[in-house]
């Protein structure tokens, strides 16, 4: 220093113009002598950061910033 990708719940990832979302985890209850395991209910997000395009932006563009790959 070129190119490609990701960056969304504490963790792992979905979702690629209009409602933020699974699983695991976490609380509370119920069940057990108790823990675990089941079962019911809930809580928890500046969608990496600035900008820009639009009625509307996690989504489209654009620069930056972290991480990985690759080429040099």
């Nucleotide at each position: 220093g070129g190119g490609c990708g990701a960056u969304u719940a504490g963790c792992u990832c979905a979702g690629g113009g209009g409602g933020a979302g699974a699983g695991c985890a976490c609380u509370u209850c119920c069940u057990u002598g108790a823990c675990g395991c089941g079962g019911a209910a809930g809580g928890g997000g500046u969608c990496g950061u600035a900008g820009g395009u639009u009625c509307a932006a996690a989504u489209c563009c654009u620069a930056c910033a972290u991480c990985g790959c690759c080429c040099a």
The RNA shown here (transfer RNA) has 72 nucleotides and comes from a Coriobacteriia bacterium. Its mean pLDDT, the model's own confidence on a scale to 100, is 86. Rfam family: tRNA. The family's RNA type in Rfam is transfer RNA.